The prediction has a mean pLDDT of 80. A computed fold for an 85-nucleotide RNA from a Promethearchaeota archaeon, annotated as transfer RNA.

[in-house]
RNA sequence: GCCGGGAUAGCCAAGCGGAUUACGGCGCAGGCUUGGAGAGCCUGUAACACUCUGUGUUGCGUGAGUUCGAAUCUCACUCCCGGCG
Numbered sequence: 001g002c003c004g005g006g007a008u009a010g011c012c013a014a015g016c017g018g019a020u021u022a023c024g025g026c027g028c029a030g031g032c033u034u035g036g037a038g039a040g041c042c043u044g045u046a047a048c049a050c051u052c053u054g055u056g057u058u059g060c061g062u063g064a065g066u067u068c069g070a071a072u073c074u075c076a077c078u079c080c081c082g083g084c085g
Base pairs, nucleotide, nucleotide: 001084002083003082004081005080006079007078010026011025012024027045028044029043030042031041032040046058047057048056049055050054061077062076063075064074065073
C1' cells in the first nucleotide's frame, strides 16, 4: 500500500430488507417477599432543555451527503482484529 471483518447505552449484545418507544442479557436503583439476607418476582435505568405526574430536541466511532425520513444507503476520516504484498 491492497483486501476483509468490527466500533450500538456503565458492560455484553441483536437490529444494518430506510419509518416500530434501538430487542435482550449483566450490572445498578426502587418495590414485593423474609426476622434479616440470598434466590425469585414486579417496575425503572442514553443525554439535554423546559412552564418538570409531562412535553420537546438530540443520540448507534467522527464528519459530511442522499432522502419527507438514516444505526441501516453513499463518501471521507479515526481506532481495533485478521489476511496479502